The RNA shown here (c-di-GMP-I riboswitch aptamer) has 95 nucleotides and comes from Salsuginibacillus halophilus. Its mean pLDDT, the model's own confidence on a scale to 100, is 81. It was read from a public genome assembly, where an Rfam model found it. Taxonomically the source falls in Salsuginibacillus (Bacteria, Bacillati, Bacilli, Caryophanales).

């Protein structure tokens, strides 16, 4: 570095949910819990998906009007490695 099959030490990881703390939301962190995972280690470098604080955009209805707002629509610089590709790095065995 390529290929087919078999078989495995020691183990790691932690979905859903439930309860705390944190975020405008996604979520995320911690305890309990295991649906799974041979990378379900780490990394947002490419994409998808989420979510709209924030910018701009529209805006019935409401209010005495100017205009304001509920609500929509779009906007990552937020987010998800248990989405997929990439990268690095790690345990076991066989030739």
């Nucleotide at each position: 570095c390529g290929c087919a099959a078999a078989g495995a030490u020691g183990g790691g990881c932690a979905a859903a949910a439930c309860a705390g703390c944190u975020g405008a939301a996604a979520g995320g962190c911690u305890g309990u819990g295991a649906c799974g995972c041979a990378a379900a280690g780490c990394u947002u470098a490419g994409g998808g998906c989420c979510u709209a604080a924030u910018g701009g955009g529209a805006a019935a209805a409401g209010c005495a009007g100017c205009g304001c707002u509920a609500u929509c629509c779009u906007u990552a610089u937020g987010g998800u490695c248990g989405c997929c590709u990439g990268g690095c790095c790690g345990c076991c065995g066989g030739g």